[in-house]
RNA sequence: GAGAAGGGCAAACCCGUCGAGAGGCGGGGACGCAAAGCCACGGGACCAUCAUGGUCAGCCGGGCCACCGAA
Numbered sequence: 001g002a003g004a005a006g007g008g009c010a011a012a013c014c015c016g017u018c019g020a021g022a023g024g025c026g027g028g029g030a031c032g033c034a035a036a037g038c039c040a041c042g043g044g045a046c047c048a049u050c051a052u053g054g055u056c057a058g059c060c061g062g063g064c065c066a067c068c069g070a071a
Stems, first nucleotide, its partner, number of pairs: 001068001008033002013028006031058001037064003041061003044056005
């Protein structure tokens, strides 16, 4: 950070599967993404509980790593 190049990821939804659930995984499928790669550190939302534990990184902030190289 582009009006490039090689590409990459994959929303909703559908099928299968795991889970009490949020949701996860696999396949199909593309709404989009210059970190839509990784991390649950802070905020937030969600689930279960009422001690607290869990989920979401494609909600915001932060940290780490990474391809290309025009203005």
Predicted 3D model of a 71-nucleotide RNA (c-di-GMP-I riboswitch aptamer) from uncultured Pengzhenrongella sp. RNAcentral holds the sequence, with entries from MGnify. The coordinates come from a structure-prediction model, not an experiment, and the mean pLDDT is 85.